The part of an RNA shown here (large-subunit ribosomal RNA, domain I) has 561 nucleotides and comes from Treponema rectale. RNAcentral holds the full RNA, with entries from ENA and Rfam. It matches the Rfam family "Bacterial large subunit ribosomal RNA".
Context: one part of a larger RNA
RNA sequence: GGUCCAUGGCGGAUGCCUUGGAGCUGGCGGACGAAGAAGGCCGUGACAAGCUGCGAAAAGCCGCGGGGAGGAGCACAUAUCCCUUGAUCCGCGGAUUGCCGAAUGGGGUAACCCGCACGGAGUGAUCCGUGCACCGCACGCCUGAAUAAAAUAGGGCGGCGGAGUCAUACCGGAUGAAGUGAACCAUCUAAGUAAUCCGGGAAAAGAAAUCAACAGAGAUUCCCUAAGUAGCGGCGAGCGAACGGGGAGGAGCCUAAACCGCAUUAAGCGGGGUUGUAGGGCCGCAUGGGGAUGACCCGCGGAGAGAAAAAACCGAGGAACAUAUGGGAACAGGCUGGAAAGCCUGGCCGAAGAGGGUGACAGCCCCGUAGCUUAAAUGAUUCCCGGCUCCGUGAUGCGGUACCUGAGUAGGGCGGGGCACGAGAAACCCUGUCUGAAUCCGGGUCGACCACGAUCCAAGGCUGAAUACCUGCCAGCUACCGAUAGUGCAGAAGUACCGUGAGGGAAAGGCGAAAAGAACCCCGGUAAGGGGAGUGAAAUAGAACCUGAAACCAUGGACCG
Repeated sequence: GGUCCAUGGCGGAUGCCUUGGAGCUGGCGGACGAAGAAGGCCGUGACAAGCUGCGAAAAGCCGCGGGGAGGAGCACAUAUCCCUUGAUCCGCGGAUUGCCGAAUGGGGUAACCCGCACGGAGUGAUCCGUGCACCGCACGCCUGAAUAAAAUAGGGCGGCGGAGUCAUACCGGAUGAAGUGAACCAUCUAAGUAAUCCGGGAAAAGAAAUCAACAGAGAUUCCCUAAGUAGCGGCGAGCGAACGGGGAGGAGCCUAAACCGCAUUAAGCGGGGUUGUAGGGCCGCAUGGGGAUGACCCGCGGAGAGAAAAAACCGAGGAACAUAUGGGAACAGGCUGGAAAGCCUGGCCGAAGAGGGUGACAGCCCCGUAGCUUAAAUGAUUCCCGGCUCCGUGAUGCGGUACCUGAGUAGGGCGGGGCACGAGAAACCCUGUCUGAAUCCGGGUCGACCACGAUCCAAGGCUGAAUACCUGCCAGCUACCGAUAGUGCAGAAGUACCGUGAGGGAAAGGCGAAAAGAACCCCGGUAAGGGGAGUGAAAUAGAACCUGAAACCAUGGACCG
């Protein structure tokens, strides 16, 4: 020095565990904000560094309801207190709510500095309270020029509204790339994607100038299919429908105009009317729920936060639901053991044998579970009832008249864009520019265009559901993870730390059933650490604490060189 054996040290793998994560399903919710948000800074405790809560009324104050024995958060010690005259705790409603922050009296290097006006208190220094930013408005009042009056412009005050935050998701709109692919690259693609801005709770769309094809359908949206079809395409790369069929859901309405009335130097209000087998107006004739006859009343039909007008309709109404709850069946003995839930024996409940805990594995020990049960308060949740208010209540037929039926529109030229469709034979839709109809004997569409035919009625508007997503909350589930995994975070985690900054970003879980966390003695520096004693089932479970692998180190022994 090596190999082996034994015993230790160091180390923290592995096994077991789970407070934490991941995903899915269903439900709720989808906003908050000048009545000052989101997010912070600073405070606040007997002692108080961190987290949590709260705000100078500061781990809290008041009321109502629940609950029923302990309580003063995490946080296990001490002190001092509170509590059956009901605390702590849970829910609802209220009070307080420093400073910064849209931040809004002015300023500013956020959490600071400096004011003005009015009112009040104080002898006074000073203190208290309220108001004072900007922008918009078809609102109200007061003022008020040019210009004599009036009016208007303008000014002031008041009232109402806006701003800012976010869910890195979804939806609509506006603006809008490039890498990439085409094995290069320019049309093309990526892609109307990413990004930026505006808006919503769902959004958007929506009641045919739609499709279809000689038969017909009947708003929109979503899913399956048609179909990777028809097509488009340096006919390259690629892009990619519709008709039709099957489902989810289902709902329809209001205006403009003609005409009438009222009003007026105004261009409004009310009635009327809303259609495509054209409809409406006006005129005439006929018919007609009741009463009045001038609007109207009764009756009838309908509506009231899901549109179709508005009033954020009313009720100590009822029911359901949400936000606290309550009660809730059934077991004993013996054995092993530190401990029984294990094993043995004999029972019981079950609308409950989901699950968790308890000293090992418990339907009957505890919490629960099934099935029942509860609300003073709050709720723009839903349904019912009643009241109240509102809307409709003339329609049909025949005949006539030709008054109306959305114009810088439809269409056209030029330039673009959207349609699966790249200018193509290119219809259809949108429009920057130049033009520019018809008026129901009218007009659009049917993929150049024409004819015949079919079908629909543009140039005004509203509209629930079926559909998308998940920051958040509630409930449940998992051939998801189990501490190098699962979130970056199972511990004071977006912390410590790094960076001027944008930003980057950790490590770190486990004694024991219970602290019973080792009184007392000894060595030692009144140490660290250790040896006894004691606790415990176990202390090689002793806080550097479950198990405790390997590398590595050591002690003793054997053998070899």